[in-house]
Annotation:
A computed fold for a 92-nucleotide RNA from a Gemmatimonadota bacterium, annotated as c-di-GMP-I riboswitch aptamer. Lineage of the source: Bacteria > Pseudomonadati > Gemmatimonadota. It was read from a public genome assembly, where an Rfam model found it. Its mean pLDDT, the model's own confidence on a scale to 100, is 86.
RNA sequence: CUACGACAACGGCAAACCCGCCGAAAGGCGGGGACGCAAAGCCAACGAGGCUACCGCCGCGCCCAUGCGGCCAUGCCGGUCGGGUUACCGAA
Numbered sequence: 001c002u003a004c005g006a007c008a009a010c011g012g013c014a015a016a017c018c019c020g021c022c023g024a025a026a027g028g029c030g031g032g033g034a035c036g037c038a039a040a041g042c043c044a045a046c047g048a049g050g051c052u053a054c055c056g057c058c059g060c061g062c063c064c065a066u067g068c069g070g071c072c073a074u075g076c077c078g079g080u081c082g083g084g085u086u087a088c089c090g091a092a
Base pairs, nucleotide, nucleotide: 004090005089012037013036017032018031019030020029021028022027035079041085042084043083046082047081048080049077050076051075056071057070058069059068060067
């Protein structure tokens, strides 16, 4: 240096759930809280996957409207998998 990852060290992150706020929703942010995580740091316009459907389109319905169903990502997730990239420590 590259790989690797320990009942090591110094530290880090924070699932579910609860509270507040934002959002049409998915979801996000802050606080509390820890199931876990060796990249659970970053990218997400790198590929696959998943979630949602305000708007839009189609259909139903209607005097009109409210409404109902289907489709749709440009909205999200990244703690679903792979990829890229950066980084702390040093037992085997």